[in-house]
Formats: sequence, C1' cells, structure tokens
RNA sequence: CCAGCGGACCGGGUGACCGCCCUUGCAUGUCUGCUCGCAGACUAAGGGGGAGGAAAGUCCGAGCUCCAUCGGGCGAGGGUGCUGGGUAACUCCCAGGAGGGGCGACCCUACGGAAAGCGCCACAGAAACAUACCGCCCUGUUCUGCAGGGCAAGGGUGAAAUGGCGAGGUAAGAGCUCACCGGCAGUCGGGCGACCGGCUGGCCGGGCAAGCCCCACCCGGAGCAAGACCGAAUAGGAGGACAAUGGGCACGCCCGGCCCCGUCCUCGGGUUGGUCGCUAGAGGCGGUGGGCAACCGCCGUCCCAGAUAGAUGGUCACCAUCCGCAUCGAGCGGAAACAGAACUCGGCUUACAGGUCCGCUGGCGCA
RNA sequence: GGCCCGGUGGUGUAGUGGCCUAACACACCGCCCUGUCAAGGCGGAGAUCGGGGGUUCGAAUCCCCUCCGGGUCGCCA
Repeated sequence: CCAGCGGACCGGGUGACCGCCCUUGCAUGUCUGCUCGCAGACUAAGGGGGAGGAAAGUCCGAGCUCCAUCGGGCGAGGGUGCUGGGUAACUCCCAGGAGGGGCGACCCUACGGAAAGCGCCACAGAAACAUACCGCCCUGUUCUGCAGGGCAAGGGUGAAAUGGCGAGGUAAGAGCUCACCGGCAGUCGGGCGACCGGCUGGCCGGGCAAGCCCCACCCGGAGCAAGACCGAAUAGGAGGACAAUGGGCACGCCCGGCCCCGUCCUCGGGUUGGUCGCUAGAGGCGGUGGGCAACCGCCGUCCCAGAUAGAUGGUCACCAUCCGCAUCGAGCGGAAACAGAACUCGGCUUACAGGUCCGCUGGCGCA
Repeated sequence: GGCCCGGUGGUGUAGUGGCCUAACACACCGCCCUGUCAAGGCGGAGAUCGGGGGUUCGAAUCCCCUCCGGGUCGCCA
C1' cells in the first nucleotide's frame, strides 16, 4: 500500500432573530378567602431543562395495576432444550465443549431422545425395514436352458441401500480375520460439567421429532384506554329465556370457597371533563476493588422531556464533511440517512447517508 | 396507545408435506349456434402462493424475520 476480520463510538457545530412544551419564579398587576395582613390561584420579565441509537417492530422477559379465589388436584395449551456461570427475569448475555465453513484473523449452529411407541419416506427401484432385479459361485440334469442351494463383493434405482478403504481368506463371497478410520459397550485417567484421551471387547442394522410423541425444567389471566378519586350527565328502562334441587365467579373439570335473592342474555340511553397513576430509576457519569468475561461490591457526584391531538421548530450567516465545474489561488453550484417519546425498565430483531478510533489476519514492496 | 385478524390468476374462494408444473366459480380471448345480442356448447390464456431465510430428499402447507392491509363505543375508557 492492497484485500479482509473483530470491536467501540459519532451521527453536524457556533452565533443571531422569531416561536412552542414543562418547571422555577424577586418585584409589579388581577382575582378569591378570611382570623385584615397573611394564605391561595392566574398572568409574567428573568433562570433551568427539552427525542433516539434505534424512541420503530410489539418479538421475548420483568416492574406496576386490577381480576375476592396469584387455594388444592387432574388435564388442556404454550414455551425452553450441549455444559458452567451472569441477571430481578429471559428464548438474552459471557466463558467453554461438540459439529460445520474459511489459507487465516475469525464466523455459524432450533445442539436432549430414533433399541418407549405410533406415523411418514412421493417417483424410481427387487427391496425404504425387512429384502434379491441383473448378476457371481457350487451341485444335479433330459445341457447354450431348467431345478436345488450359497453370496451380498460388483451393476442398476434413488435424497438416502444396511460401517468406509486396503490386504488376507474363499467354490464365490461376507467384520469371516487383520491394519487404519468411524461408531457402540466396558474400564482407567483428566475436567465442577458438556466432553476429551488411553486400553480391551466386538460391528446388532437407515432418515425425519421446525410429524405425533417421550424426558427434564418453566408458565394464572389481562393490560396504564391497567387502575384510583372528583365533577357532570342519565334514571333505575324495553324484550326474551329459565324458574330456586337456580344462576354466576377471568382456559376446562372436580373438591373447597365466595357472590346474587330473582338470575342470565340481548337491545336501548347517557358521560367523551379534570386530578393522580407520570417519571428519582434493576438511573447516568467518574474512581476503585473482585472476576478470563458477562457482571457484581464500595465511594463520590448529578437530576437529565413528561405532552394529551399531542411541545422539542423555522429563517439567515459562518465553519466542518462529500460531490461537480473551474483552477496558481480564490470562487460558483449542489448533497447530507433511518427515523421521531406517550407507564417505565432489561434484551432481541429490523432500518440507517456519511465519518472516527482501536486490535488483528493474508499478500506485495522497501529498510 | 394496546389487542386481534388476514395476504393464493382480474375478483371471490379451495388446497394444511409428494398424486400440485396449484383446483373451482364468475370475469377475459377465440370458434360454433342466431338475422343480431344474451344464454348455451367447445377450446384457450392467465397466479410461483406478499417478500427473504431456514428445516426436509421434497414447502402454498412447518419454523423464524420482515412488508402491506383490515377491525375499531359493532375488541379495550
């Protein structure tokens, strides 16, 4: 220098003018109350704060709130799925194991169980889980064929054909025997563990669980339009069904419990205002200690949006980045993404113009 | 804001692992019939299943991500 891998971060800046939301608010002003000089409310100069790394998708996990029953049992349904750790929790994160990809830095993995059972494996093929089509070999014979038997090496089909390959062996063959590899069982050693390594025996044998299922573990439901209070308004309505051994109770049933004295269902009518929930939190930043890391402990410091039809904006100038024209230099013109809080956090996923930094790999050149 | 549902020719639907190179009805095109039109008969064209990735030998179908549309006091105050 070229090509690439991994990680962290920014995502325009400054100034002027005009505006918006929240909060604070001396003095002045307005209003209300009375205990008559205080209290409260409003306006308001000035001060402080005002979108994101994803605020998004709403895909997971929680806080919070209600459902009287977050009581028990049996189910149904859903989720997770190598090991160890982190966390409030997780399907997330970290570290490791195994398998796969890349020359490499490094990356990817829905990665429990197929000798518990059921199911499926189209077409082709003899055969898809129990077998022999073409073949090979032996024997007999009425001899270019037929019959009986042996084999699964070769051919052929298929996505997949019953361990692979080589040698020995044999009538031909075959884990029949042997070496190496693979896989299984036993045993020894290492590791918390997944697993790895050695030795011995032996080859009894397909795939799919993102098919049902089995095993282990986890899950009550609904959601801030949850929910609470104040005010206003409406009026105790109409129809139908069942009838007290009745009906209802947030997945179903049973037990237990609770509610309604008429119950349940349908229809119809009204309100569309305010306050709280509402932002101080598993919070940010800095330091320090533990840990490979995720993360955790301690100390210091800071307060950092709360709107309700929804504020966080607009114009101008200069600078910075990129592109084009022109070029000694000035200069002129243009571009700048994805997207915007709505109860709050921890994650995941997806979108994103341009740019910065750190570490590493391969190649080339020079010293 | 939350919650729920859906996407297959032009339109409405079916198809829930292989017989699917996707079926049916209406619509469209051509021919026949008729004096003409409709109806009817015969024949034909037209969708790669919203998009991408994965599981599987094989995906419209199973799983994940994403895009678009719909329901809204007739789902929630």
Two RNAs folded together computationally: RNase P RNA and transfer RNA, 444 nucleotides in total. The coordinates come from a structure-prediction model, not an experiment, and the mean pLDDT is 75. Rfam match: Bacterial RNase P class A. The family's RNA type in Rfam is ribozyme.